Molecule: small-subunit ribosomal RNA
Organism: uncultured Bacillota bacterium
RNA sequence: CAUGCAAGUCGAGCGGACGCCUGCGCCGUCCUUGCCCUUCGGGGCGGGGACGUGCAGGCGUCAGCGGCGGACGGGUGAGUAACACGUGGACAACCAACCUUAUGGUCCGGGAUAAGCGCCCGAAAGGGCGUCUAAUACCGGAUAAGCCCCCGCCGCCGCAUGGCGGCGGGGGAAAAGUUCCGGCGCCAUAGGACGGGUCCGCGCAUGAUUAGCUUGUUGGCGGGGUAAAGGCCCACCAAGGCGACGAUCAUUAGCCGGCCUGAGAGGGCGAUCGGCCACAUUGGGACUGAGACACGGCCCAAACUCCUACGGGAGGCAGCAGUGGGGAAUAUUGCACAAUGGGCGCAAGCCUGAUGCAGCGACGCCGCGUGAGGGAAGGAGGCCUUCGGGUCGUAAACCUCUAUCGAUGGGGAAGAAGGCCGCCUUAGGGCGGCUUGACGGUACCCAAGCAAGAAGCCCCGGCUAACUACGUGCCAGCAGCCGCGGUAACACGUAGGGGGCGAGCGUUAUCCGGAAUCACUGGGUGUAAAGGGUGAGCAGCCGGCCCGCCAAGUCAUGUGUGAAAUUCCGCGGCUUAACCGCGGAACCGCACAAGAAACUGGCGGGCUAGAGUACGGGAGAGGUAAGCGGAAUUCCUUGUGUAGCGGUGAAAUGCGUAGAUAUAAGGAAGAACACCAGUGGCGAAGGCGGCUUACUGGACCGCGACUGACGGUGAGUCACGAAAGCGUGGGGAGCGAACAGGAUUAGAUACCCUGGUAGUCCACGCCGUAAACGAUGCUGGCUAGGUGUCGGGGCGAGAGCCCCGGUGCCGGAGCUAACGCAAUAAGCCAGCCACCUAGGGAGUACGGCCGCAAGGCUGAAACUUAAAGGAAUUGACGGGGGCCCGCACAAGCGGUGGAGCAUGUGGUUUAAUUCGACGCAACGCGAAGAACCUUACCAAGGCUUGACAUGGACCCGGCCGGCGCGGAGACGCGCCUUCCCUUCGGGGCGGGUCGCACAGGUGGUGCAUGGUUGUCGUCAGCUCGUGUCGUGAGAUGUUGGGUUAAGUCCCGCAACGAGCGCAACCCUUGCCCCUAGUAGCCAGCAGGUGGAGCUGGGCACACUAGGGGGACUGCCGUGGAGAACACGGAGGAAGGCGGGGACGAUGUCAAAUCAUCAUGCCCCUUAUGCCUUGGGCCACACACGUGCUACAAUGGCGCAGACAAAGUGAAGCGAAGGGGCGACCCGGAGCCAACCACGAAAAGGCGCCCCAGUUCGGAUUGCAGGCUGCAACCCGCCUGCAUGAAGUUGGAAUCGCUAGUAAUCGCGAAUCAGCACGUCGCGGUGAAUACGUUCCCGGGCCUUGUACACACCGCCCGUCACACCACGGGAGUCGGAGGCGCCCGAAGCCGGCGACCGAACCGGCUGGAAUCUAGAAUCUAGAAACUGGAAUCCGGAAAAACCGAG
Repeated sequence: CAUGCAAGUCGAGCGGACGCCUGCGCCGUCCUUGCCCUUCGGGGCGGGGACGUGCAGGCGUCAGCGGCGGACGGGUGAGUAACACGUGGACAACCAACCUUAUGGUCCGGGAUAAGCGCCCGAAAGGGCGUCUAAUACCGGAUAAGCCCCCGCCGCCGCAUGGCGGCGGGGGAAAAGUUCCGGCGCCAUAGGACGGGUCCGCGCAUGAUUAGCUUGUUGGCGGGGUAAAGGCCCACCAAGGCGACGAUCAUUAGCCGGCCUGAGAGGGCGAUCGGCCACAUUGGGACUGAGACACGGCCCAAACUCCUACGGGAGGCAGCAGUGGGGAAUAUUGCACAAUGGGCGCAAGCCUGAUGCAGCGACGCCGCGUGAGGGAAGGAGGCCUUCGGGUCGUAAACCUCUAUCGAUGGGGAAGAAGGCCGCCUUAGGGCGGCUUGACGGUACCCAAGCAAGAAGCCCCGGCUAACUACGUGCCAGCAGCCGCGGUAACACGUAGGGGGCGAGCGUUAUCCGGAAUCACUGGGUGUAAAGGGUGAGCAGCCGGCCCGCCAAGUCAUGUGUGAAAUUCCGCGGCUUAACCGCGGAACCGCACAAGAAACUGGCGGGCUAGAGUACGGGAGAGGUAAGCGGAAUUCCUUGUGUAGCGGUGAAAUGCGUAGAUAUAAGGAAGAACACCAGUGGCGAAGGCGGCUUACUGGACCGCGACUGACGGUGAGUCACGAAAGCGUGGGGAGCGAACAGGAUUAGAUACCCUGGUAGUCCACGCCGUAAACGAUGCUGGCUAGGUGUCGGGGCGAGAGCCCCGGUGCCGGAGCUAACGCAAUAAGCCAGCCACCUAGGGAGUACGGCCGCAAGGCUGAAACUUAAAGGAAUUGACGGGGGCCCGCACAAGCGGUGGAGCAUGUGGUUUAAUUCGACGCAACGCGAAGAACCUUACCAAGGCUUGACAUGGACCCGGCCGGCGCGGAGACGCGCCUUCCCUUCGGGGCGGGUCGCACAGGUGGUGCAUGGUUGUCGUCAGCUCGUGUCGUGAGAUGUUGGGUUAAGUCCCGCAACGAGCGCAACCCUUGCCCCUAGUAGCCAGCAGGUGGAGCUGGGCACACUAGGGGGACUGCCGUGGAGAACACGGAGGAAGGCGGGGACGAUGUCAAAUCAUCAUGCCCCUUAUGCCUUGGGCCACACACGUGCUACAAUGGCGCAGACAAAGUGAAGCGAAGGGGCGACCCGGAGCCAACCACGAAAAGGCGCCCCAGUUCGGAUUGCAGGCUGCAACCCGCCUGCAUGAAGUUGGAAUCGCUAGUAAUCGCGAAUCAGCACGUCGCGGUGAAUACGUUCCCGGGCCUUGUACACACCGCCCGUCACACCACGGGAGUCGGAGGCGCCCGAAGCCGGCGACCGAACCGGCUGGAAUCUAGAAUCUAGAAACUGGAAUCCGGAAAAACCGAG
């Protein structure tokens, strides 16, 4: 907001209109009929009917007058912080229609008007004029028990104003009829009931960044107004009223019973139901009325919508439905008045979107079903799987049974009381008959039959109950918090399984809970957030002992109230429940009455223990002011004196030959007061330090005279308040922000130096802060001790003991998260104040107050974070400390980094340059041998059960070997050669073919793994059991004192023991001995040669290789602790672990390796597997690592020619001899090796070279050769001749080594066909240096700090750049609300004046009629009683109203 409905009713108040019916009358018309007459046209009389009409009556309908009701019921929550609401009271300050009780009354008159009729205006809505009429409409009069007003008197009562009652007098106001006479009404008065009005106590939101508000304001007198008190309103008078116990302002909000939550206290909310309030498009207003300022009444203004003939009109769903819009979202334009209730009516009855019902929505609560029993060692299927199985799962199938609900058929309510009619009844009422159901053929009941029709949603990482698979791969996604996802995800998605709830289940929002996380119950403030910088003190709060009184708090009793519903308990009704009914409890509150008196409080009295006063003492950097003093610094003057002074890590700036510094004397000035001095004293805090004087505050001790609770704390307030800073004026020696210069430095707006202004000082005035700290508010009491010190006192001969006050340390109980505190509490109590409530934003912004300014005080939010923080623990770290190691530095020797080459790597390139290794700890590493092979890479050609393993079927008899053809080869085609056993079926073995299981992968993941390895580190550490300590992490042991190479050992110790490490045991080497004596050896003996241990012989020596001895700080001395041990010495081949090796704790590095091997998962399957040929791993502008060779004379070359060790050799080492310049070749002895061979060692010695790119150096290149091998082009090694490059000792930087080491020299071996400058071994020659531990690096122990814990390669701060978010400022601008003032001003109300209208009423006038006497209001005069106290005048100096007195 379209449309419909939601408030009407009464004819028993009244007059009409219309319709119908009845009766009567009449005229008119029509029809009909009887009689008479008839001129036959018709006429007269009479009857009946219809229509019209008049009157009367009846029934019905309608508008109007009149009455009652439209103020209830229904809706909504805008406004309202208020006597609105709740609760308890008050009205002596009130109302009250309808209902009820009682009493009394209801008499006589009068004039209008609507409707109607007529005319007129308007589109309409509506209106005007004329005329008629009625009443329970309106008006006048009478009467008045009672009522109202005034006056007088009397009685009683109240907290006050005052109230109630009685008597007398005066004045005033009523009514309505109708009737069948039963009744229904009307008026007055008093009472009751229901309902309302007003006032008061108490209670009920937030903000103080709202602190002052108020002029009808507060009160009074008089009045107006109202039902009624009141400043509600008005005149006058006074200047009050409210506010820190929160006024005013702002924001928010209907209040309550109750509802949700909670153990409770409390917190949140105010739907449904019930009570109250407020509102009805917005704002204003009154009218009517018993009641309204009136949801479906009126007027005005405004916005909006609609109609219109443009002149004007109409409207108000926050009634029920319904529509549009808005929104995440909320229903039918239903049925009925049958019941309940309401309005009207005598009643019948009418009206009722109140209400009763129905419809829609799992929105909520409750009940029920979707089946029940049996049914396998367990089907199919799904999922998982260790492939065995497990699970869905008795679940299904199948058998038996049941039938709620639904569907079908049949039956079928209660809810009904009442009403009408008749009869009876004195009144209430009784009896009989008839009749009333929207829901609804609904609830409910019965029957037959069928398991038939009926399950979903969320979750399964922890919290939290429930786990697997696959997919995905920081993607897609999840997420309440922590957090999941980057290739094995119980966390994402899907599936299987599982858990939870179930016609529901999840999500979101909100509230309470958990949260003792605003703490009343029930918290805190030393360091976590939190004690005010300090004091004085108003209000407030708290307060010693005794007695008496009061009774506010308090307690107990009773009464009233605390509506109903709700909640709880009991009982009952719907099959049960939800729901409903009945009874009880409760409603913790408020009020009243009469009590109690312990405690708190009040009043009165007393006391001295708290507090204070007086007196006697002494202590003190307490404060203020004035004066005085010496030392020092600086400056000035003068003297002496000369070349510097000063300053620093070192310097420079600076000062100085114009004479500084130094030194002496004199003078000036300012500031501060050495020693005393203290761990000391004083003060409220800040703070106070030379001496003297004056003034002055406080504390303490002693004594016990006085006061008599005088006390404590303290919001606001006031005062004080370091330093810096500000204002005005002084002062200014030293010091010294800013500033200047010099240094330092990458820079150095710093640290250091030279100067230096403000300031520092004084006076006065501001500021008001601080790590103003004991990070600890003040007061009082109580609770073990020990030890100092300051002041005072007592006792004592003294030493010393005791008491009070202050100030320290240690420590017990207790407290504390711990650290710690501990009579000076952070312990146990009491009182008061202040403050805290996650971190950041921020002590910021805005506002206010203060300030001259600087700034201070008060003090947020948005936004943002999953923490910020305390104490303690273990580590790690430190340009922290202590102790101590290591070729760590230092001291030395030799290198690398420069050159050429070799080799590895990066990079680049490439078809491929396979892969791995990346600081130390990758880079001559995996490689102890890449031409093919290797080989994993690339190109090309081939294979597909495969190069290799196991299983099946069929075929063959071979396999091996040989041959031919094609081909680059792999391979393909073909030929030759023909197995074993047998029961004769076949079997074994091998080959081939086929098919399927499978093989195969150096494909991925070393961040899924085993194993192995590197590294810290041969460092001396790492742990455990029990005990003890700690709330705990954890500590102790393992720390400490010594000592060691060592956690090695000794001593000590709340620890006592033990394990893994260290050491030792093992190997090797150094000395000796024993055993053994060939292939080794040769001293002695013999033989013997061209030459040799060559031979005999021997086993002494050497050697070989087996065993044993030896070294243990055992001995001496010194030191130490009578220890461990250290130093020195003796002896010894060797000393204090003799040298070397093997051996590597708990752990660290997600260290390395999936390409040694193994292995989970993933991936490939005519290829990511396999075979082959060729290529590549060997590339080359560069860069790095590791090496070799050099640059030369400690060398090169030549000549001669000594001395090793350890190894290796049969597909091998290969001698002699021969050839070749040589590599090498020929040769083949010997040797399976202490036998033979490799084999020669080299450096060494002698000679030449003479400092040069060389007689150094050898790269590169040419030519010619050798060797291995199927094959040296890519791509081997070696030789000869020739060539002869760079390089003349290597920048920054960097490596190794402490003795048989470095350096230097050669030899061997593994791999290996060949290929070494690499690697692993061997011996020869053979040094220098170590003061020492400050520094660099690494490490060990103790300790300390820590904001680190991926652990300093950590953590973390600020500027700047860009984007975005939030907030502040901003020239301003726009809007809202409010205040004050003024102007215009609708409706309306009140008042004044005027005009107009006006029947009844009043008055006047005029006319008329009737009638007769009455005597009114009022006036005058007089009299008496009573009432009354004015003008005026006088006084009071003045002083309002008002009050009191005179």